[in-house]
Transfer RNA from a Chloroflexota bacterium, 73 nucleotides, folded computationally. Its mean pLDDT, the model's own confidence on a scale to 100, is 81.
RNA sequence: GGGCCCAUGGCGCAAUUGGGAGCGCGCUGCGAUGGCAUCGCAGAGGUCGCAGGUUCGAACCCCGCUGGGUCCA
Numbered sequence: 001g002g003g004c005c006c007a008u009g010g011c012g013c014a015a016u017u018g019g020g021a022g023c024g025c026g027c028u029g030c031g032a033u034g035g036c037a038u039c040g041c042a043g044a045g046g047u048c049g050c051a052g053g054u055u056c057g058a059a060c061c062c063c064g065c066u067g068g069g070u071c072c073a
Base pairs, nucleotide, nucleotide: 001072002071003070004069005068006067007066010025011024012023013022019056027043028042029041030040031039032038049065050064052062053061
């Protein structure tokens, strides 16, 4: 320098081929227990890496950039 893949709550990931942003763990509160562990219920937390474009509408499609992984040189 080039090919491919990845980037979504604190962490690990999903989003069924454009229309409701979710799951597990963690966190907070409440309840069950004499207490802890554990279980149940409720809740907070994300401008979907950045910027532009297409579209009535973009996490998803297109272009560029940044970072990471991998392969080739």

The sequence is in RNAcentral, with records from ENA.